This is a predicted structure of a 108-nucleotide RNA (SAM riboswitch aptamer (S box leader)) from Chitinophaga pinensis.
NCBI's taxonomy places the organism under Bacteria, Pseudomonadati, Chitinophagia, Chitinophagaceae, Chitinophaga.
Its Rfam family is "SAM riboswitch aptamer (S box leader)". Its family is annotated with regulation of gene expression in the Gene Ontology.
The coordinates come from a structure-prediction model, not an experiment, and the mean pLDDT is 82.
[in-house]
RNA sequence: CACUUAUCAAGAAAGGCGGAGGGACAGACCCAUUGAUGCCUUAGCAACCUUCUGAAAAGAAACGGUGCUAAUUCCUGUCUUGCAAUUUUUUGCCGGUCCAGAUAAGUU
Numbered sequence: 001c002a003c004u005u006a007u008c009a010a011g012a013a014a015g016g017c018g019g020a021g022g023g024a025c026a027g028a029c030c031c032a033u034u035g036a037u038g039c040c041u042u043a044g045c046a047a048c049c050u051u052c053u054g055a056a057a058a059g060a061a062a063c064g065g066u067g068c069u070a071a072u073u074c075c076u077g078u079c080u081u082g083c084a085a086u087u088u089u090u091u092g093c094c095g096g097u098c099c100a101g102a103u104a105a106g107u108u
Stems, first nucleotide, its partner, number of pairs: 002107007013042005021031003025077003043069003048065002050061004073100001079096002082093004
């Protein structure tokens, strides 16, 4: 890098450094000199790996390996059920699904 499986509506912030863009991509909409994004320290959340109980289902723990701590993956993206409007093709709303993405475990 690629592939497989699972999850993605909940949860969890302070300090220091630094100084302009950031929220993966596109659009929209937000965050940001009242200092964001990022890096470091500490703290916390969660429970994939892990440990324990158990026949299993399941439950418990949190030292360790990851992850996470603005907004549902912030929303939409492809196809589509239903409803409403517009008038004959579009728009809006509520869902489903696909793609894309993130994380974990595993395989090559």